Annotation
The RNA shown here (Glycine riboswitch aptamer) has 103 nucleotides and comes from a Kordiimonadaceae bacterium.

RNA sequence: AUUUUCUUUGCGGGAGAGACUAAUUUAGUCAUUGAAAACUGAAUUUGGCGCCGAAGGAGCAACCGCCCCGGAAACUCUCAGGCAAAUGGACCGCUAAGAAUAU
Numbered sequence: 001a002u003u004u005u006c007u008u009u010g011c012g013g014g015a016g017a018g019a020c021u022a023a024u025u026u027a028g029u030c031a032u033u034g035a036a037a038a039c040u041g042a043a044u045u046u047g048g049c050g051c052c053g054a055a056g057g058a059g060c061a062a063c064c065g066c067c068c069c070g071g072a073a074a075c076u077c078u079c080a081g082g083c084a085a086a087u088g089g090a091c092c093g094c095u096a097a098g099a100a101u102a103u
Base pairs, nucleotide, nucleotide: 001103002102004100005099006098007097008096010094011093012092013091018049020048021047022046023045024043025042026041027040028039029038050083051082052081056079057077058076059075063071064070065069
């Protein structure tokens, strides 16, 4: 100096599934002396039912290893998380820094 791998930073892409429903609170509309009822919207609210898998977590396993044992998925389960937008998001591409290995 170059290649590969890992970690981190920045940028870009990034799926799936109810803007479900009830109550409560709140704002507005209608009405009004004032209210109730009704309608619409909102909420890190409290429940109910239905779903999703690509944060995390767990399980089995092809396979791998230093073969006692261990490492192991985009498979499986949904504890968690999520089901308008936003946020998040495995993974992919580019960039920069560090570490290791090889030449």

The prediction has a mean pLDDT of 78.